[in-house]
RNA sequence: ACCCGCUAAUCGCUGAAUCCCGCAAGUGCGGGAACGGGGGACCCAAAUACGGGGGCGUAUCGCCAAACAAGGCGUAGGGCAACCUCUUCGGCCCGAGCCCGUCAGCUAACCUCGUAGGCGUCGAGGGGGGAGCAC
Numbered sequence: 001a002c003c004c005g006c007u008a009a010u011c012g013c014u015g016a017a018u019c020c021c022g023c024a025a026g027u028g029c030g031g032g033a034a035c036g037g038g039g040g041a042c043c044c045a046a047a048u049a050c051g052g053g054g055g056c057g058u059a060u061c062g063c064c065a066a067a068c069a070a071g072g073c074g075u076a077g078g079g080c081a082a083c084c085u086c087u088u089c090g091g092c093c094c095g096a097g098c099c100c101g102u103c104a105g106c107u108a109a110c111c112u113c114g115u116a117g118g119c120g121u122c123g124a125g126g127g128g129g130g131a132g133c134a135c
Base pairs, nucleotide, nucleotide: 011120012119013118014117018033019032020031021030022029023028034115035114036113037112038111039110044105052103053100054099055098056097061074062073063072064071077094078093079092080091083129084128085127086126087125088124089123090122
């Protein structure tokens, strides 16, 4: 000097997953705001038995392979901080998983649920907005 790992704090990324209050004093319980999801009329839409059907999520679809497989190549779509945002060029990555249980279109009123988990930077150009500092 470089690389790897661990710990703490700050800051940040993905995501709805943050903030506040009360009780308790053990690590819990309850409430509110905010953000997000589901159910649920008329009208409209759809249509009926079986092979079911549906929800959260970017995560859908196609081809190949394979059955001692569960992998490969693409793809709809999604993500990549140093004030925020829009956009352009190039680059990198994801393209999963889980749940309901024969049942659910939209849907006002209304009812109800969640407040996680996982991580540590991508460079450049242009526009807009805001903030700060100085005079």
Background:
This is a predicted structure of a 135-nucleotide RNA (c-di-AMP riboswitch aptamer (ydaO/yuaA leader)) from an uncultured Syntrophobacteraceae bacterium. The prediction has a mean pLDDT of 77.